Two RNAs folded together computationally: RNase P RNA and transfer RNA, 445 nucleotides in total. It holds a member of the Rfam family "Bacterial RNase P class A". Rfam classes the family as a ribozyme.
RNA sequence: AGAUGGCCGGAUGGCCGCGGCGCCCCGCGCAAGCCGGGCGUCGAGGAAAGUCCGGGCUCCACGGAGACACGGUGCCGGAUAACGUCCGGCGGGGGCGACCCCAGGGAUAGCGCCACAGAAAUGACACCGCCUACCGGCCUAAAGCCGCGGCAAGGUUGAAAUGGUGCGGUAAGAGCGCACCGCGUUCCCGGCAACGGGAGUGGCAAGGCAAGCCCCACCGGGAGCAAGACCAAAUAGGGGCGGCACGUAAUCCGUUUCCGGAUAGCCGCCCGGGUAGGUCGCGUGAGGUGCGUGGCGACACGCAUCCCAGAGGAAUGGCCAUCCAUCGCGGGCAACCGCGGGGACAGAACCCGGCUUACAGGCCAUCU
RNA sequence: GCCGGCUUAGCUCAGUUGGUAGAGCAACUGAUUUGUAAUCAGUAGGUCGCGGGUUCGAACUCCUGCAGCCGGCACCA
Numbered sequence: 001a002g003a004u005g006g007c008c009g010g011a012u013g014g015c016c017g018c019g020g021c022g023c024c025c026c027g028c029g030c031a032a033g034c035c036g037g038g039c040g041u042c043g044a045g046g047a048a049a050g051u052c053c054g055g056g057c058u059c060c061a062c063g064g065a066g067a068c069a070c071g072g073u074g075c076c077g078g079a080u081a082a083c084g085u086c087c088g089g090c091g092g093g094g095g096c097g098a099c100c101c102c103a104g105g106g107a108u109a110g111c112g113c114c115a116c117a118g119a120a121a122u123g124a125c126a127c128c129g130c131c132u133a134c135c136g137g138c139c140u141a142a143a144g145c146c147g148c149g150g151c152a153a154g155g156u157u158g159a160a161a162u163g164g165u166g167c168g169g170u171a172a173g174a175g176c177g178c179a180c181c182g183c184g185u186u187c188c189c190g191g192c193a194a195c196g197g198g199a200g201u202g203g204c205a206a207g208g209c210a211a212g213c214c215c216c217a218c219c220g221g222g223a224g225c226a227a228g229a230c231c232a233a234a235u236a237g238g239g240g241c242g243g244c245a246c247g248u249a250a251u252c253c254g255u256u257u258c259c260g261g262a263u264a265g266c267c268g269c270c271c272g273g274g275u276a277g278g279u280c281g282c283g284u285g286a287g288g289u290g291c292g293u294g295g296c297g298a299c300a301c302g303c304a305u306c307c308c309a310g311a312g313g314a315a316u317g318g319c320c321a322u323c324c325a326u327c328g329c330g331g332g333c334a335a336c337c338g339c340g341g342g343g344a345c346a347g348a349a350c351c352c353g354g355c356u357u358a359c360a361g362g363c364c365a366u367c368u
Numbered sequence: 369g370c371c372g373g374c375u376u377a378g379c380u381c382a383g384u385u386g387g388u389a390g391a392g393c394a395a396c397u398g399a400u401u402u403g404u405a406a407u408c409a410g411u412a413g414g415u416c417g418c419g420g421g422u423u424c425g426a427a428c429u430c431c432u433g434c435a436g437c438c439g440g441c442a443c444c445a
Stems, first nucleotide, its partner, number of pairs: 001368008010323007018043008027034002045345001049356002052354005057224004063259006070220005075089005090104001091102004105215002110213002112209003127155002129151003135147004163181006183202008228280004238271006250263001273444003287306008324343001326341006369441007378393004387424001395411005417434005
């Protein structure tokens, strides 16, 4: 100078204040309880955020078996309740290095697209160019010219031009032949696998795009605590449209099929009317901390210990003192001293596991 | 809290097999008029909300992360 992983994100004391719960006192009340006061105890986060994924929970009248559509994931193996997360490998790329990045299945199943430029853009192609060996004509013949032709090495365009480099070969050329590299394919070996290594073989057949359609494999029923349950109050259990009425339809907030079973004269939507009250859901949980064991690790298991916000538009704050980190100015060789500033992002609202984004500053460990 | 939608010129909006972005109004210049309006001719104005990725190439109904704005919801009959 840098890389990776982890942790903290002001501390202590005093005074005043706020919210939940428990106990006590005074007052009111038949009571449940309410108002006021006192004491005790607890009181935001690493992201509580974005709501991007995955679950728990609840409802959609209930259970089972499918199909289609739609959406998602995508190297391999593992972890997990589950995941698009995490861990360990493999392959590719970057960096001197520690290390970092990758939506990383299939382009010989099919369809589609590849603008402009360029001769040619996928059925590859021939503008400039290279050649005149073979065949035909002019010519006695050679040379030369013309025709019939051959070629894709070089140039030009482009993001991309049908393997690359070298040698041989040829009229000029060309996987035409050979060597190496690359690609496909067969076999063997190692590995659970992705894949790696080796031997043989093929000779251009196979351009790119799947974060275009699609194919393959796997996963997914939908909605969300304003879910939902109970109590209470009030109103016009009113009107319109649609569906169906005894074994068929409707109702499962994607569609649909089959089987069994359930429901009442109702069911869905819209208009209009009423209430803006209470209780539960609601915090013992895939929970935290410490130690041990197994594992490279994510993590799992065992033991001990702790109980840790929850209310409603919703509390967790303010001041002072000392200290800590840091900044500015002045002094000093320096350690340091004096004065002043000053503490990021943000804030629970049913709860967990992740991802992503925001974040002043600081600490620790390992490595280059 | 939860669920949807939108963002393109000053304003209102178009914009499909992804291929270099337009319309109307407004603005400006000129003509016409004694002058103004209307009319006619012309001109300028765009990081397609911002960042990253896929692709040769992205405003894209391609993917993804942020930002801003708008809308909906409770219970009873």